[in-house]
Context: one part of a larger RNA
RNA sequence: UGCAGGAGACUUGCGGAGGUUUGACCCUAGUACGAGAGGAUUGGGUCGGACGGACCUCUGGUGUACCUGUUGUCGCGCUAGCGGCACAGCAGGGUAGCUAUGUCCGGCAAGGAUAAACGCUGAAAGCAUAUAAGCGUGAAGCCUUCUCCUAAACUAGGUCUCCUUGGAACCCCCGCAAGGGGCGUUCCUGAAGGCUCCUGGAAGACUACCAGGUACAUAGGCCGGGUGUGCAAGGCAGCAAUGCUCAGCUAACCGGUCCUAAUCAGCCGAGCG
Numbered sequence: 001u002g003c004a005g006g007a008g009a010c011u012u013g014c015g016g017a018g019g020u021u022u023g024a025c026c027c028u029a030g031u032a033c034g035a036g037a038g039g040a041u042u043g044g045g046u047c048g049g050a051c052g053g054a055c056c057u058c059u060g061g062u063g064u065a066c067c068u069g070u071u072g073u074c075g076c077g078c079u080a081g082c083g084g085c086a087c088a089g090c091a092g093g094g095u096a097g098c099u100a101u102g103u104c105c106g107g108c109a110a111g112g113a114u115a116a117a118c119g120c121u122g123a124a125a126g127c128a129u130a131u132a133a134g135c136g137u138g139a140a141g142c143c144u145u146c147u148c149c150u151a152a153a154c155u156a157g158g159u160c161u162c163c164u165u166g167g168a169a170c171c172c173c174c175g176c177a178a179g180g181g182g183c184g185u186u187c188c189u190g191a192a193g194g195c196u197c198c199u200g201g202a203a204g205a206c207u208a209c210c211a212g213g214u215a216c217a218u219a220g221g222c223c224g225g226g227u228g229u230g231c232a233a234g235g236c237a238g239c240a241a242u243g244c245u246c247a248g249c250u251a252a253c254c255g256g257u258c259c260u261a262a263u264c265a266g267c268c269g270a271g272c273g
Base pairs, nucleotide, nucleotide: 001152005163006162007161008160009159010158011157015149016148017147018146021049022048023047024046025045026044027043033038051106052105053104054103055102059100060099061098062097066093067092068091069090070089071086072085073084074083075082076081110144111143112142117137118136119135120134166188167187168186169185170184171182172181173180174179193268194267195266196265197213198212199211200210201209218261219260220259221257222256223255224254225253228249229248234245235244236243237242
């Protein structure tokens, strides 16, 4: 830009892409078969491999500053308590998120047309013949079935809902006039809805998408909880190591609460057939 007014939702699926994998064991059955050795078709069941998808409850990883321990040195006048630097100083753990080696799930089943192959009926050719007419069975393969994308599928689809068919002046035409008309000009109004802008996000390169914007829990703060760390500071005892008392701190998590910030506003968008 188009999809013969504008808009918001929900859809159909022409077409396209993907997937559609494979093994072992058990029962049928030591049966059929076979002198024996050996050893099934078929049907049913169980467990795997590889591959793929999703997820983070579990098992782990990471987790650059969440907790703790600790070395050297410097600083806060000193002690105590803290802080800076030394790869994050080093070390032990670890929330959220992201993850696999972790967890769950998938291939099933079914229909149609067929290949090789096997048939029915059946002449040419009184027989025979699956074929010449006609009708069947039949594969991991083909078309569906399953998953995803898709109406620019220009044959541009469908359904529902919302908005709109204004006002004024001038000009022109018709008309005696009242009045009527116009793909005409200018101005006003500016619907539904959308965008800008802003607060953010399990969304994200940007964009887009999604949640919100005071009639508000969108983010921050605060409060509560959870999680993690592992028993703070202070006090008491001890020469001390240390012990007792008491915990303390806590990112991204789950909630609550208008304290702070989403203020105010601007723009686009119709009168057409």
This is a predicted structure of a 273-nucleotide part of an RNA (large-subunit ribosomal RNA, domain VI) from a Pseudomonadota bacterium. Rfam family: Bacterial large subunit ribosomal RNA. The organism belongs to Pseudomonadota, within Bacteria. Its mean pLDDT, the model's own confidence on a scale to 100, is 86.